Context: one part of a larger RNA
RNA sequence: UUGGGUUUAAAGGGUGCGUAGGCGGCAUGGGGAGUGCCAUAGAAACUGCCGUACUGGAAUUUGGGCGACGCCGGCGGAAUGUGUAGUGUAGCGGUGAAAUGCAUAGAUAUUACACAGAACACCGAUAGAGAAGUCAGCUGGCGAGGGCGCGAUUGACGCUGAGGCACGAGAGUGUGGGGAUCGAACAGGAUUAGAUACCCUGGUAGUCCACACGGUAAACGAUGAUAACUUACUGUCGGCGAGAGACUGUCGGUAGUAAAGCGAAAGCGAUAAGUUAUCCACCUGGGGAGUACGACCGCAAGGUUGAAACUC
Repeated sequence: UUGGGUUUAAAGGGUGCGUAGGCGGCAUGGGGAGUGCCAUAGAAACUGCCGUACUGGAAUUUGGGCGACGCCGGCGGAAUGUGUAGUGUAGCGGUGAAAUGCAUAGAUAUUACACAGAACACCGAUAGAGAAGUCAGCUGGCGAGGGCGCGAUUGACGCUGAGGCACGAGAGUGUGGGGAUCGAACAGGAUUAGAUACCCUGGUAGUCCACACGGUAAACGAUGAUAACUUACUGUCGGCGAGAGACUGUCGGUAGUAAAGCGAAAGCGAUAAGUUAUCCACCUGGGGAGUACGACCGCAAGGUUGAAACUC
């Protein structure tokens, strides 16, 4: 390489948009390069291309709804901390037990007022939204979105997507703010044989905001995207139909249980890991190693790409 694979054994790219490329619905007509079969005055089907047409795929329009979807602004209460003032007196705090620490210069507790920053109890859920990361107090504005219903319109305009571009938790970085809480580092107290830890008292960066960088995660459903087909039951969310307000149907999500089938098993089972098709990504014994070297990116930290010797 082939083959076989990719939930858990090695293996699905973190996610989307999209270039090239690959693949592509249905009808009719014309031409006929190549292959197979029949066959030889030559010529139908399939496939591709060209032209024309179609509506089932796709999209647009329209109607009424949905949601913690995004961005910007305003507002709120609880809690925490601090300050000031009052009451009040000897402890508080902390732990397995203590001590460091705080406190007669009046702490802890309690009351009132003020200020600050951060996060939003209950509702809250097998709930909802988003491509993913993620998104939750209330409210205004701006913006986006899928789903559903009745028609209409365009007429294959589609699917995937190497490179590319964009987004991308947390930690981290730069500049400027902010700094209540928590809290790497650090200091002290304990524990211990030791204790560079677990526990305690403090506490800087950070945690928050703006702009910029970085580009990684068990970025997980450890399950790529799209389309079709395959036996049932039970919830739930958003529409629609129907309406007896009961039962039930249908479309799109989201959960649970099982048939067939699949699977090494656990299990999956119309949201497939079943049966098929197209396209992309990835795997090929363990260690060495996600390392070295080179290249590219980055302010740096580092990231991406990614070996070999040797060894079992």
Source information
The part of an RNA shown here (small-subunit ribosomal RNA, central domain) has 312 nucleotides and comes from an uncultured bacterium. RNAcentral holds the full RNA, with entries from SILVA. Its Rfam family is "Bacterial small subunit ribosomal RNA". Its mean pLDDT, the model's own confidence on a scale to 100, is 82.